[in-house]
RNA sequence: GGGCCUUUAGCUCAAUGGUAGAGCGCUUCAUUCGCAUUGAAGAGGUUGAGGGUUCGAAUCCCUCAGGGUCCA
Repeated sequence: GGGCCUUUAGCUCAAUGGUAGAGCGCUUCAUUCGCAUUGAAGAGGUUGAGGGUUCGAAUCCCUCAGGGUCCA
């Protein structure tokens, strides 16, 4: 320098153009003498950045940035 993959909640990951979700973690409540377990409820996201296409974009296209991998 070039090819491919990846970037979504604190962490690990879903979501094949139509209101962004799960598990773990966190908070509150119940349960317990207390802790743990278990149950219920809740908070937490400008979907890496910018632009484009579209009635509508995490999703399609372009540029840039970070990470991984391969080639030179």